Context: one part of a larger RNA
RNA sequence: CGUUUGAUUCUUGAGGAAGGCUCUUUCUAGUACGAGAGGACCGAAAGGGAGGAAUCCCUGGUGUACCAGUUGUGGCUCAUCAUGCUGCAUCGCUGGGAAGCUAUAUUCCUACAGGAUAAACGCUGAAAGCAUCUCAAGCGUGAAGCCUAUUCCAAGAUGAGGAAUCAUAGGUUCGUGGUAGAUUACCACGUUAAUAGAAGAGUUGGUGUACGGUCGGUAACGACUUUAGCCUUCUCUGACUAAUAUCCAUAUU
Numbered sequence: 001c002g003u004u005u006g007a008u009u010c011u012u013g014a015g016g017a018a019g020g021c022u023c024u025u026u027c028u029a030g031u032a033c034g035a036g037a038g039g040a041c042c043g044a045a046a047g048g049g050a051g052g053a054a055u056c057c058c059u060g061g062u063g064u065a066c067c068a069g070u071u072g073u074g075g076c077u078c079a080u081c082a083u084g085c086u087g088c089a090u091c092g093c094u095g096g097g098a099a100g101c102u103a104u105a106u107u108c109c110u111a112c113a114g115g116a117u118a119a120a121c122g123c124u125g126a127a128a129g130c131a132u133c134u135c136a137a138g139c140g141u142g143a144a145g146c147c148u149a150u151u152c153c154a155a156g157a158u159g160a161g162g163a164a165u166c167a168u169a170g171g172u173u174c175g176u177g178g179u180a181g182a183u184u185a186c187c188a189c190g191u192u193a194a195u196a197g198a199a200g201a202g203u204u205g206g207u208g209u210a211c212g213g214u215c216g217g218u219a220a221c222g223a224c225u226u227u228a229g230c231c232u233u234c235u236c237u238g239a240c241u242a243a244u245a246u247c248c249a250u251a252u253u
Stems, first nucleotide, its partner, number of pairs: 001156001005167007015153004021049007033038001050110006059103004066096005071089006113148003120141004170248002173245001174190005195242003199237004205231003212225005
């Protein structure tokens, strides 16, 4: 831009794409077969490998949110010491670690089934009184392959489909943001408001028992107060802060 009024939501599926792997064990059965050695078809079940998809409940990793310990050297606090706080040293190093992300973790898939066939195997059967599966008429069986089936895209399928609803409808910019993301797009919200921040609360948890004080010890240090203190990308509450404001827009181009 088109689909010939403008929109919102939901759809049909012409067509296209993806996927399609394989092994072992058990039963049938030590059966059929075979002198024996050995050892099945068909059919049924279970468990793997490889590959793929999704997810984070579990197990782990990471986790420059966070908590604790600790070394060196500076600073602040302080009359001084001690304690506390703090800069730098890879986040200084070490031990943990919620959310998120993630695999080695968890769940699932590569299925059942139908149709038409290939090679091949057949039935009936003439031409050719026989025979013959038939580039004779006619009728079957038959593959991980083909068409369905499964998953995804899909009306620019110009053959432009269908349904419902609305028409001061609807949409853009702008703003607060994230289930989204390089930008764009997408999604949620914009005071008739929980969209983000801040604040408060929380067994959502993490760390691991704070500072100060008291007691014990010559002291280093330990015990009690104290499963403390600190923190929480999670949940909830409540309009404290910011979501101001504006534009386009429908049947004659």